[in-house]
Context: one part of a larger RNA
């Protein structure tokens, strides 16, 4: 892990509320005692009720308050049981603490002391001091010897335990290898001492028997725990919240709100369709408000120039108005939806709603879309608001995928369809029309600014058989080498100027190039060709922008459509709708003990409420079975909507059921649940 067999809302008192039963203006015993032991008889102390008001006196169906007016309580049947649901004291549904105090056990581990004793291989330096000798006048030094000091070195035993963040869990700190001490504040043995807010401690809050920021064991005790876990059979009805408001309030709880049950009161509610009203968003639009693009007319209105002296004329820009155009607006609407909604009518139909009392709850950790907000670069952010859905909702569809589409699932059978789909995995179209896409773009969602002679359309304009557009061939000149400047400046450094002539055409040069010239294109002509170009604008569909860590994702295959766009005309597809069967609830009706009929827009559900049932054990009664086989096991079948019930076969080897009451230590898959087995 698995089996088995235990395991957790009880019991007592008091209090509420409903059921059900005695007696009833009463109702009822307690303690005790009696006896024929039984739902028995005594026992009236005692409790509730039968009358209230008021601080009281006190009054009394009324009484208190007030000068009154008026207001406030009161009147209305209850008691004693027994079932059940809550509530409250008790451990109060069951395990669970860290801690708190009493008492007591411990220094055979370890800490630190005392007493009494053991151990340190070799090896190396070589302090005092002491001999000798040399210097010296002394004092004191040199040098040699000897000589053996140290919390001295280097290294065993022994002690320790630095790094591998090695390797390793061996019934719990080892193993390797590598390091630090090693005559010392050294170590090891024996025997004493200190004890728990206590010791001891070279100090690490270490250590005080694998236990230490307060040991252990026992007890207070079943401490408490708003915290985690768990909490056992079946089925029918209904069906929540995750808010607001207070709290030493935020994991919690009171009170409301929502839910369920009982009882009452209203007798309305809901779909749908019609009339007739309300709205002013969405979208649109541009009459008004306000922003905004370009063009035009008007105005001399600021400034300013000009001309001019007139108080004026004119005007490139600027301003106003005014038309035409571009473009918007939460706080603009000439007009306007879907959608909400008020009345009345009709249809469907009694499914539903309010409203009061009471009794029991759960919830107060909520989220996700759309739509509209605040903060916030933004966020699977956050705080709010309206709705919907998840919560607590299954089915279909979206590969998968709480909340996105469809649709709201009582059992069965068969059609019909809805989102969504129809090559192949894989149900149905290799359906039909007309385009676009060459990018595997796309094929159900990743992409932006900006950039694109990619291609399809659309539209303006100008040029074109009096010959365009590129191509190709020829010409591109004269005055003149304009003027100045400059060493030169000759089209081409630079400063001015930019004319005249011949032409079909050709700049006092548009770009190269020389030192300066030269040269070589260009513009502009002409010739050849021969038919459309050039330019701008807007549209679809592409393309570039485009970077992530194993190889790789359109669900896959794989598609040139099976891809995008319009636009038909099948079919596949849900638990949805329809048809038949059948089951349960509720209402009505009918019989009047079970029953039957009809109706339905009934019947998904978590926390939670209400209501029927099945089963184990035990008493009591009655009624049975069983050695010609009884519980119990194991297997097959039948029944029941299920808890389960029955029955045949085997096996067992001695007790067991049924019915109708009554009683509970009464159901087990889960609590790192308990013991055992394996």
């Nucleotide at each position: 892990g698995c089996c088995a067999g235990g395991g957790a809302g009880u019991u007592a008192a008091g209090g509420u509320a409903a059921g059900u039963g005695g007696c009833a203006a009463g109702g009822u015993u307690a303690a005790g005692c009696u006896u024929u032991u039984a739902a028995a008889g005594c026992g009236a102390a005692g409790c509730c009720g039968a009358a209230g008001c008021g601080a009281a006196a006190g009054c009394a169906a009324g009484u208190c308050u007030g000068a009154a007016a008026a207001g406030g309580c009161u009147a209305c049947a209850g008691u004693c049981a027994c079932u059940u649901g809550c509530c409250u004291u008790a451990g109060a549904c069951c395990c669970g603490a860290a801690g708190c105090c009493a008492g007591g056990u411990g220094a055979u581990c370890u800490a630190a002391u005392c007493c009494u004793g053991g151990g340190c291989a070799a090896g190396g330096c070589g302090a005092a001091g002491u001999u000798c000798u040399c210097c010296g006048a002394a004092a004191g030094g040199g040098g040699a010897a000897u000589g053996g000091a140290g919390g001295c070195c280097u290294g065993a035993a022994c002690c320790a335990u630095u790094g591998u963040u090695g390797u390793g869990u061996a019934c719990a700190u080892g193993c390797a290898c590598u390091u630090g001490g090693a005559u010392g504040a050294c170590u090891c043995g024996g025997g004493a001492u200190u004890a728990g807010g206590g010791g001891u401690g070279a100090a690490a809050a270490g250590c005080c028997a694998a236990u230490c920021u307060a040991a252990c064991c026992u007890g207070g005790c079943g401490a408490u725990g708003g915290c985690u876990g768990g909490u056992u059979c079946c089925u029918g009805c209904c069906g929540a919240a995750a808010u607001a408001u207070g709290c030493c309030u935020a994991a919690g709880u009171a009170u409301a709100g929502u839910c369920c049950u009982u009882c009452u009161u209203c007798c309305u509610u809901a779909g749908c369709a019609a009339a007739c009203g309300a709205g002013g968003u969405a979208a649109a639009g541009u009459a008004c408000g306000g922003a905004u693009u370009g063009a035009g007319u008007u105005u001399g209105c600021a400034g300013a120039g000009u001309c001019a002296a007139a108080u004026g004329a004119c005007u490139a820009c600027g301003g106003a108005a005014c038309u035409c155009u571009u473009u918007c607006c939460a706080a603009c609407u000439c007009a306007g939806a879907a959608c909400u909604u008020g009345u009345u009518u009709g249809c469907u139909g009694g499914a539903u709603g309010a409203a009061g009392a009471a009794g029991g709850a759960a919830u107060c950790a909520g989220g996700g879309g759309c739509g509209g907000u605040g903060c916030g670069u933004a966020a699977g952010g956050u705080a709010c608001u309206g709705u919907u859905c998840c919560g607590a909702g299954a089915c279909c569809u979206g590969a998968a995928c709480a909340a996105a589409g469809g649709a709201g699932a009582c059992u069965g059978u068969g059609g019909u369809u809805a989102a969504g789909g129809u090559c192949c995995c894989a149900a149905a179209a290799u359906c039909c029309a007309u385009g676009c896409u060459a990018a595997g773009u796309g094929c159900a969602u990743u992409a932006a600014a900006u950039c694109u002679u990619g291609u399809c359309g659309a539209g303006a304009a100008c040029c074109u058989g009096a010959g365009a557009c590129a191509g190709u061939a020829g010409g591109g000149a004269g005055g003149u080498a304009g003027g100045c400047u400059c060493a030169g400046a000759a089209g081409c450094a630079g400063c001015c100027a930019c004319c005249c002539u011949u032409u079909a055409a050709a700049g006092a040069a548009a770009g190269c190039g020389u030192a300066a010239c030269a040269g070589c294109u260009c513009a502009c002509c002409u010739a050849u060709c021969g038919a459309g170009g050039u330019u701008c604008u807007u549209g679809g569909c592409g393309g570039a922008g485009a970077a992530a860590a194993u190889g790789g994702a359109c669900g896959g295959g794989g598609c040139u459509a099976a891809g995008c766009a319009u636009g038909g005309u099948a079919c596949c597809g849900a638990u949805a709708c329809c048809a038949c069967a059948g089951a349960g609830u509720u209402a009505u009706c009918c019989a009047g003990u079970u029953g039957g009929a009809u109706a339905a827009u009934c019947u998904g559900g978590u926390a939670g409420g209400c209501g029927g049932g099945c089963g184990u054990c035990u008493u009591u009664u009655u009624u049975g079975c069983a050695u010609a086989g009884a519980a119990g096991u194991g297997u097959u079948c039948u029944c029941g909507a299920g808890a389960g019930a029955g029955a045949g076969c085997a096996u067992g080897g001695a007790g067991c059921a049924a019915a109708a009451a009554a009683g509970a230590a009464u159901g087990c898959g889960a609590a790192u649940c308990c013991u055992g087995g394996u």
Description
Predicted 3D model of a 678-nucleotide part of an RNA (large-subunit ribosomal RNA, domain II) from a Candidatus Pacearchaeota archaeon. The source organism's lineage runs through Archaea, Nanobdellati and Candidatus Pacearchaeota. Its Rfam family is "Archaeal large subunit ribosomal RNA". Gene Ontology terms of the family: ribosome and structural constituent of ribosome.